Predicted 3D model of RNase P RNA and transfer RNA as a complex of 446 nucleotides. Rfam match: Bacterial RNase P class A. The family's RNA type in Rfam is ribozyme.
[in-house]
């Protein structure tokens, strides 16, 4: 100087005028009032994909379905996250990526091709050494009974792999060597790794197919939930009911007697008193709505120093309060300057994934190329 | 704000759980039949299975993302 890996910060500035909204103090005219003072969106506030707090239903315990997690180890309140390790992958490299448990516990899939798709086969092929049969004077040749699985074709996948040897052609039939497998050693907390002899391949692939192993998980969800508390209806309790009308008859200025809707209704009872139930009238009580008010932002917090860890991360002291509406606030003009400003707007919080996006600035390391 | 759901032919809808060939019906084109049209009969072609990546020899179907709809809770 180019090219590139990793971490961390920022999210146009700054001035002025006018607003909005939370909370505090004051004023009065007491009004959703005025006035000082002070806070006011994010790195994703987004998708709602995980994991927790909080609140409310359900529960001795244990299973059983269901659903997730999945290489060791650790951190945290939890985790599907983060750290450090291990394997495997892709880069010169700095560093980046992986649903990475089990396929010798069962089941089960594999379409078309292909001879054959799972403790296999034999379509072109190779061999004719042993047997038997033809032809040959001999050497040899041709079949049959067989034998192979090296080569070839099919397919996503053909049953260790590459060389020697060996053989009638061949085949882990034999040896070296990688590869797989269990066994012992040695390091490691482990995952795993190295070393050894050994076995002679039996043990192909799919578990983002059932399933099996080990762990993990009780539902819902701030419209969760509480607390105050009208109107109409509706429930409990307690207490109340002896009418009205005609003036026909009797006696007379009040009663009989008759009618009406039979002393409110219905039972119990022979009737009445009286009891029990039920309609209606009066007060009180309690439960929910409509409205309000709490939940609501001080929390697994922030910064900053020390201390342990390789680290995530954890302990300490100090300091500091940093949005909380409830139709929903964080805006709008003007006006300098630059690198000309992307994605995008809180609504119960918080820890992380992922998804979106225009720059910029800082530390830290790699690889090329020049130059001294 | 918070819960569920479904995107397959121009339209309404199977297939998806248990991966291998993408179908119905209505629409649409030819042709027959009619004196013409509908209707019938026959034969035909619908197609990035929303989109992107993945697991798999193979994805419309199984895994994660993400994008449009719709439905519910006051």
């Nucleotide at each position: 100087a180019g090219a590139g890996u990793c971490g961390g910060c920022c999210a146009g500035a700054c001035a002025g005028u006018c607003g909005c909204u939370g909370u505090g103090c004051g004023c009065c005219u007491u009004g959703c009032g005025c006035g000082c003072a002070u806070g006011g969106a994010g790195g994703a506030a987004a998708g709602u994909c995980c994991g927790g707090g909080c609140u409310c239903c359900a529960u001795c315990g244990a299973g059983c379905g269901a659903g997730g997690u999945g290489c060791c180890a650790g951190g945290u309140a939890a985790c599907a996250c983060c750290u450090g390790g291990g394997g495997g992958g892709c880069g010169c490299g700095a560093g980046c990526c992986c649903a990475c448990g089990g396929a010798a516990a069962g089941u089960g899939c594999a379409a078309c091709a292909g001879a054959a798709a799972g403790g296999a086969u034999a379509c072109c092929g190779c061999c004719c050494a042993a047997g038997c049969g033809c032809c040959g004077c001999g050497a040899g040749g041709c079949g049959c009974c067989g034998g192979c699985a090296a080569g070839g074709g099919u397919g996503a996948a053909a049953u260790g792999g590459u060389g020697c040897g060996g053989u009638a052609a061949g085949a882990g039939c034999g040896c070296a060597c990688c590869g797989c497998g269990a066994c012992g050693c040695u390091g490691g907390u482990a995952a795993c790794a190295g070393c050894g002899g050994c076995g002679g391949c039996a043990u192909g692939g799919c578990a983002a197919a059932c399933c099996c192993c080990a762990c993990c998980u009780g539902g819902a969800g701030c419209a969760a939930g509480a607390c105050c508390a009208a109107a109409u209806a509706g429930g409990g309790a307690a207490g109340c009911g002896c009418g009205c009308g005609g003036u026909g008859c009797c006696u007379u200025u009040a009663g009989g007697c008759c009618g009406c809707a039979u002393c409110c209704c219905c039972g119990u009872g022979g009737c009445u008193c009286a009891c029990g139930g039920g309609a209606g009238c009066u007060u009180c009580c309690g439960g929910g709505u409509a409205g309000g008010u709490c939940g609501c932002u001080c929390g697994a917090g922030g910064u900053a120093c020390g201390c342990g860890g390789u680290g995530a991360c954890g302990c300490g002291u100090a300091u500091c309060c940093c949005a909380g509406a409830g139709g929903a606030a964080u805006g709008a003009c003007u006006g300098u300057c630059c690198u000309a400003g992307a994605c995008a707007g809180a609504a119960c919080c918080c820890g992380g994934c992922u998804u979106a996006a225009c720059g910029g600035c800082c530390g830290a390391c790699u690889c090329u190329c020049u130059a001294a | 704000c918070g819960g569920g759901g479904u995107g397959u032919a121009g339209c309404u809808c199977a297939g998806c759980c248990u991966g291998g060939u993408a179908g119905a019906g209505c629409a649409c084109u030819a042709c027959g039949u009619u004196c013409g049209g509908g209707a019938c009969g026959u034969a035909g072609g619908u197609g990035u299975c929303g989109c992107a990546g993945g697991u798999u020899c193979a994805a419309a179907u199984c895994c994660u993302g993400u994008c449009a709809c719709c439905c519910c809770g006051a």